[in-house]
């Protein structure tokens, strides 16, 4: 330099083009003589810029970062 795959809560992962979910974590409450664990409830995210579309995490283009391969 070229190609492929990927980038989503703090972390690990989902998501037919139609309100972005789960686990864990964090806050509050409950229960327990106390802690851990447990129960209830709440907060928190789409790598960046364009395009297509009534509507984009999703499709297209460019950039960027990570990994893999080729040179």
């Nucleotide at each position: 330099g070229c190609g492929g795959u990927g980038g989503u809560a703090g972390u690990u992962c989902a998501a037919c083009g139609g309100u972005a979910g789960a686990a864990u974590u964090c806050g509050a409450g409950g229960a327990u003589g106390c802690c851990a664990g447990c129960c209830u409830u709440g907060g928190g995210a789409u790598c960046c810029g364009g395009g297509u579309u009534c509507g984009a995490u999703u499709c297209c283009c460019g950039g960027u970062c990570a990994c893999c391969g080729c040179a």